Background
The prediction has a mean pLDDT of 85. Predicted 3D model of a 99-nucleotide RNA (Glycine riboswitch aptamer) from a pig gut metagenome. The sequence is in RNAcentral, with records from MGnify. Its Rfam family is "Glycine riboswitch aptamer". Rfam's curators write: This family represents the bacterial glycine riboswitch. Its family is annotated with glycine biosynthetic process in the Gene Ontology.
[in-house]
């Protein structure tokens, strides 16, 4: 970590208009509202780095402080890009099997 099996949440079956024989919860186009548990970004302490000022042993150094830049650092937080908002799918995360 694969794989299979089980559980697994939230949010409009929005509105309008195209295609369709016809129809629509699918599809294309617009347009307002919503969700967060596919992914994907962001950051806390803290870590150590460079610069510079000061203080102190000591000669060119080490150690403490202080100030600035910047690295690294999590998440179920948090962005809402993705992705979702009727059924299926899917789906962090957890059981349980299995290489």
């Nucleotide at each position: 970590c694969u794989u299979c099996c089980g559980g697994g949440a939230g949010a409009g079956c929005g509105c309008g208009g195209g295609a369709c024989a016809g129809a629509g919860a699918a599809c294309c186009c617009g347009c307002c509202g919503c969700c967060g548990a596919a992914g994907a970004g962001g950051c806390a302490a803290g870590g150590g780095c460079c610069u510079g000022c000061g203080g102190u042993g000591a000669g060119u150094c080490g150690c403490c402080g202080c100030a600035g830049g910047g690295c690294c650092g999590a998440a179920a937080c948090u962005u809402u890009c993705a992705g979702g908002c009727a059924a299926a799918a899917g789906g962090a995360c957890c059981g349980g099997a299995u290489g």